[in-house]
The RNA shown here (Glycine riboswitch aptamer) has 92 nucleotides and comes from a Paracoccaceae bacterium. It matches the Rfam family "Glycine riboswitch aptamer". The family has 44 seed sequences and 9,425 matches in Rfam 15.1. The organism belongs to Paracoccaceae, within Bacteria. Of the family's consensus pairs, 90% are formed in the model.
RNA sequence: CCCGUGCAUGCGGGAGAACCGGCGCGGACGCGCCGGUGCCGAAGGAGCAACCGCCCCGGAAACUCUCAGGCCCAAGGGACCGCAGGCACGGA
Numbered sequence: 001c002c003c004g005u006g007c008a009u010g011c012g013g014g015a016g017a018a019c020c021g022g023c024g025c026g027g028a029c030g031c032g033c034c035g036g037u038g039c040c041g042a043a044g045g046a047g048c049a050a051c052c053g054c055c056c057c058g059g060a061a062a063c064u065c066u067c068a069g070g071c072c073c074a075a076g077g078g079a080c081c082g083c084a085g086g087c088a089c090g091g092a
Stems, first nucleotide, its partner, number of pairs: 002091006009084005018037008038071003044067001045065003051059003
């Protein structure tokens, strides 16, 4: 230098899901708060498990649950994917 793995960082892509009522701002659209019912899953969390292991036991999903979070647009967040260099480990 090259390859692989992991971690964080930067850039790009990135889905799903609502309405009603009350109050306030207000000319209206709309926005905020509260209540009711409903809905979404791809932050996080939890559960089962194929499978895996050092097999007492443990690790395990994009499956499941929705505690949390989210549900006009926008913003923000966003699993995951791609690119870049950095650090660490391993290999040739």